[in-house]
Predicted 3D model of a 357-nucleotide RNA (Bacterial RNase P class A) from an Acidimicrobiia bacterium.
RNA sequence: CGAGCUCGGGAGGCGGCCGCAGCGUGCUCUAUUGCGUGCGCUGAGGAAAGUCCGGACUCCACAGGGCGAGGGUGCUGGCUAACGGCCAGGCGGGGUGACCCGACGGAAAGUGCAACAGAGAGCAGACCGCCGAUGGAGCCGGGUCUCCGACCAGGCUCACAGGCAAGGGUGAAACGGUGGUGUAAGAGACCACCAGCGCUCGGGGUGACUCGGGCGGCUCGGCAAACCCCACCCGGAGCAAGGCCAAGCAGGGACAGGGCUGCCCGUCCGCUACGUCCCAGGUGGGCCGCACAGAUAGAUGGUCGCCGCGUGCCUCCAUGGCACGAACAGAAUCCGGCUUACACCCGAGCUCGCGAC
Numbered sequence: 001c002g003a004g005c006u007c008g009g010g011a012g013g014c015g016g017c018c019g020c021a022g023c024g025u026g027c028u029c030u031a032u033u034g035c036g037u038g039c040g041c042u043g044a045g046g047a048a049a050g051u052c053c054g055g056a057c058u059c060c061a062c063a064g065g066g067c068g069a070g071g072g073u074g075c076u077g078g079c080u081a082a083c084g085g086c087c088a089g090g091c092g093g094g095g096u097g098a099c100c101c102g103a104c105g106g107a108a109a110g111u112g113c114a115a116c117a118g119a120g121a122g123c124a125g126a127c128c129g130c131c132g133a134u135g136g137a138g139c140c141g142g143g144u145c146u147c148c149g150a151c152c153a154g155g156c157u158c159a160c161a162g163g164c165a166a167g168g169g170u171g172a173a174a175c176g177g178u179g180g181u182g183u184a185a186g187a188g189a190c191c192a193c194c195a196g197c198g199c200u201c202g203g204g205g206u207g208a209c210u211c212g213g214g215c216g217g218c219u220c221g222g223c224a225a226a227c228c229c230c231a232c233c234c235g236g237a238g239c240a241a242g243g244c245c246a247a248g249c250a251g252g253g254a255c256a257g258g259g260c261u262g263c264c265c266g267u268c269c270g271c272u273a274c275g276u277c278c279c280a281g282g283u284g285g286g287c288c289g290c291a292c293a294g295a296u297a298g299a300u301g302g303u304c305g306c307c308g309c310g311u312g313c314c315u316c317c318a319u320g321g322c323a324c325g326a327a328c329a330g331a332a333u334c335c336g337g338c339u340u341a342c343a344c345c346c347g348a349g350c351u352c353g354c355g356a357c
Stems, first nucleotide, its partner, number of pairs: 001353010012307007020043008029034001045328001049339002052337005057238004070234005075089005090104001091102004105229002110227002112223002127168002129164003134161002136158005142152004176194006195219001197216008242288004251279005257269004309325006
């Protein structure tokens, strides 16, 4: 200098004018909580989004229990109110590397699946190929005998029976790899080493796991984001939760006496029912839930100036001048996460390549 990786931060600033929402306050008007107006304060995000997880809160159910169904999670340790989140680690995969990705329990419990291609796809298989020792067929020459013939051993050929699975080929996957022995050709058939599996012993680590030794049969495949098994977790619904007040209509109930005076008389006051009062549930509606933005389907905006940032042009360069550009998006009970969208800028650490000293 170029190309990258990881982590963190920002998401233009100040001012003028106009405007919007909420609250407080002053004034005006016929009015309290209404209308108008002045002033002051406050007024979106890193994701407010998707509504995918976890909670707070609320109501319903309930026995602080068990079983079942259904759903979720799934390497280890820690953090957390909790989580499917975060941090660190292990293992596997990718990258030259910084680093990235992983639904990462169980396939010797059972059931099941494997398109196409291919001979054969899960107690497998023989298309090409190799062999053809043995049996068979043919040919050649030889030997023996009872010599038209039979028998015996040998050589050659065929690839008929049959043998093989090394090599080719198909596939995501073909029942370990390399070398040797062996054989007619071959093959864990046998041997050595390696890989892997199972059992076991020892060392390290909290653990996942890892390092090393021994033994075994010679190999025992894959898929559980297929059913399933195992371990752990989960009661349901959600702020349109839910609570309070409560017009009207309809419903239910009470209603003639009282004072002077304990009673009678008397006297005074009051009363009519198409009325008055009360009650329960609760509709329209209102309030709370509800917030240092905030409810009503939802305010948080526009414009101008200066500065800052980026790009282009003018200029030899710096300075300067002109023009253009600046994303994704937007609260609706609240909080912790995840995921997705996003122009551009800043900072820190690291990697690889090239060059110079």
The RNAcentral record of the sequence draws on ENA. Its Rfam family is "Bacterial RNase P class A". Rfam describes the family as follows. Ribonuclease P (RNase P) is a ubiquitous endoribonuclease, found in archaea, bacteria and eukarya as well as chloroplasts and mitochondria. By type it is a ribozyme.